A computed fold for a 509-nucleotide part of an RNA from an uncultured bacterium, annotated as small-subunit ribosomal RNA, 5' domain.

Context: one part of a larger RNA
RNA sequence: GGACGAACGCUGGCGGCGCGCCUAACACAUGCAAGUCGAACGAGAGAUGAGGAGCUUGCUCUUCAAAUCGAGUGGCGAACGGGUGAGUAACGCGUGAGGAACCUGCCUCGAAGAGGGGGACAACAGUUGGAAACGACUGCUAAUACCGCAUAAGCCCACGGCUCGGCAUCGAGCAGAGGGAAAAGGAGCAAUCCGCUUUGAGAUGGCCUCGCGUCCGAUUAGCUAGUUGGUGAGGUAACGGCCCACCAAGGCGACGGUCGGUAGCCGGACUGAGAGGUUGAACGGCCACAUUGGGACUGAGACACGGCCCAGACUCCUACGGGAGGCAGCAGUGGGGAAUAUUGCACAAUGGGGGAAACCCUGAUGCAGCGACGCCGCGUGGAGGAAGAAGGCUUUCGGGUUGUAAACUUCUUUUAUGAGGGACGAAGGAAGUGACGGUACCUCAUGAAUAAGCUCCGGCUAACUACGUGCCAGCAGCCGCGGUAAUACGUAGGGAGCGAGCGUUAUCC
Numbered sequence: 001g002g003a004c005g006a007a008c009g010c011u012g013g014c015g016g017c018g019c020g021c022c023u024a025a026c027a028c029a030u031g032c033a034a035g036u037c038g039a040a041c042g043a044g045a046g047a048u049g050a051g052g053a054g055c056u057u058g059c060u061c062u063u064c065a066a067a068u069c070g071a072g073u074g075g076c077g078a079a080c081g082g083g084u085g086a087g088u089a090a091c092g093c094g095u096g097a098g099g100a101a102c103c104u105g106c107c108u109c110g111a112a113g114a115g116g117g118g119g120a121c122a123a124c125a126g127u128u129g130g131a132a133a134c135g136a137c138u139g140c141u142a143a144u145a146c147c148g149c150a151u152a153a154g155c156c157c158a159c160g161g162c163u164c165g166g167c168a169u170c171g172a173g174c175a176g177a178g179g180g181a182a183a184a185g186g187a188g189c190a191a192u193c194c195g196c197u198u199u200g201a202g203a204u205g206g207c208c209u210c211g212c213g214u215c216c217g218a219u220u221a222g223c224u225a226g227u228u229g230g231u232g233a234g235g236u237a238a239c240g241g242c243c244c245a246c247c248a249a250g251g252c253g254a255c256g257g258u259c260g261g262u263a264g265c266c267g268g269a270c271u272g273a274g275a276g277g278u279u280g281a282a283c284g285g286c287c288a289c290a291u292u293g294g295g296a297c298u299g300a301g302a303c304a305c306g307g308c309c310c311a312g313a314c315u316c317c318u319a320c321g322g323g324a325g326g327c328a329g330c331a332g333u334g335g336g337g338a339a340u341a342u343u344g345c346a347c348a349a350u351g352g353g354g355g356a357a358a359c360c361c362u363g364a365u366g367c368a369g370c371g372a373c374g375c376c377g378c379g380u381g382g383a384g385g386a387a388g389a390a391g392g393c394u395u396u397c398g399g400g401u402u403g404u405a406a407a408c409u410u411c412u413u414u415u416a417u418g419a420g421g422g423a424c425g426a427a428g429g430a431a432g433u434g435a436c437g438g439u440a441c442c443u444c445a446u447g448a449a450u451a452a453g454c455u456c457c458g459g460c461u462a463a464c465u466a467c468g469u470g471c472c473a474g475c476a477g478c479c480g481c482g483g484u485a486a487u488a489c490g491u492a493g494g495g496a497g498c499g500a501g502c503g504u505u506a507u508c509c
Stems, first nucleotide, its partner, number of pairs: 001509003006505005013378006019371002021336001026334003030331003035076003040073002044069002048065008083289003092214008102206002107202007115149001117147002124139006155180003159176001161174005185194003215261003222252003227249006234242001264286004268279004291312005314325004342368001344367003350364001351362004381411004391402004416446006425436001453498005458479003464493005474481002
C1' cells in the first nucleotide's frame, strides 16, 4: 500500500447493486416451510333443479339428477428443493482412467400384449378399554389395493451345439430342447386420449475400482488377528474379508507406517511484476450431518432434517397407569458474544410436486423492511463581489492572517417537498393475469432552499504559532517528547489530508 462476512470511537443527505451469528452442531414459545389427484375406489355431506306426499300456502318429509366439499382405501411426490460444517487426513475431494463386476421411477424411440377368475381390509355400523395419546372385538363393502389360473414376441434359469472376438477370469451373436415369471382400468356419444404388463435401445441420475495430488508433529518407530492371502458357502444391483467356516502366515513401515493435533474438499477469492504466500464468507460442484448413539422398514432411489423402532440426555402433559417433542428450513425468543436483520408481501415472473385440465401447494424463488457492512454514483450550490467590513488569532503595535471567505447582487434546481402523468418485466391466435408499485421514469410548481465531518501538523510524513502545564498531567507505530519560553502534552487560531465518511483495533499478502 492492498484486502475484510469485520468490530469500536466521532460523524452522517440520497440512490443503485451486493452482503449481513465468523461465537453455543447451545436451548427453543408461536406461526408457516409438502402436498396433490373425485378423470383409480366405495361410503358421507350437499348449493341447485325436477317430481311426489302432507298440507298451516311456505314450511316438513321423501324420490331422482347433481356442481361442490371431502375423512378413508389407492396412486405419484415426500430421497428434490432449503439449512449447517459437527465429524472426516479419507478414493472424502480434485484430476485422469476403468467397470468383460453394476442399478436407474418419471422421460424419448422401438417390439409384443392385457383372457378368465377369487378372497379380503379400511371407511361405515354396533359393542367396548383409556384422563389422554391411542386402541380392541364383531359385522358389511369398492377399486388402477391384494392373490391364483391361462397366454409369452422378447426376458430369466440351468444344458449342450455353431460362428465370431478378446483384456486373465472370459465377452458378443445365432438357432435348439427343458423349466419359470405379466397385466388395470379411467374419461369421452364417438374418434381418441391418459394409464397398465413384458422386453430392447437411449437419455438422465447414481454405485464401485484404480493412477496421481491433497496440513503439522519423530519430544509419535514400530503397527496389524478378519489382520494379509487362498478355497468354499452366504450376502449385494454389483466386485470385494463385505460377512462366515476351514487352510496358510502373511500385510504395512524412515519414499514416514502407527499415534497425536488441526481441518469439510474444489471452482475460486485476497495479495504479489511473477514465482509464491494466505484463504475456502457470498455464488457454483462434490461430501458429510439433522438432539446424542444404534437399527432396519417402505421404495426406482433413504438407512431418510419437518418417516418408523430402540437406548441416552433434556423439555412438556398426566387422572401417576402412561404419553408428547426435536428450527444446523423462514421469521422470531432466550443465552453466548466486540458483533450480524422482519414473528413482512406475493406465487405476478423463474423453477419444483401433483393433476387430462382448471387449478392447488411451494418461507425454493421474486420482492419489500432494517444495518454507511462493502463497492459505485450524486449532492450539500454556481458566477460576480475589497470599504480587503465586523469578530477571532497574532504582532516588532506599523501591521499580518482568517479572506472572495462572509455580507450584498444575480443565476440555477441535481437533490428535497408538493401536484399531474405513469411503465418494461406478461406470455401460445385472442382475451385475462404484477407481489414489487402509483415504484422507476417524465412534466410542472416552490425556494439556496433539506444536507459536513473526521484525523493529523517533531522526523519518517503533506501541514506552525500563541497560551496553559512544568519528568506533573499526559503523548507514543518506531526514534522518542514533558524537569519554566514544549512546532511532540492540553486548548485556541491557522494549516495539511481524506470526505458521507474519517480514524483505531484484529487478521492476511
Rfam family: Bacterial small subunit ribosomal RNA. Rfam links the family to the GO terms structural constituent of ribosome and ribosome.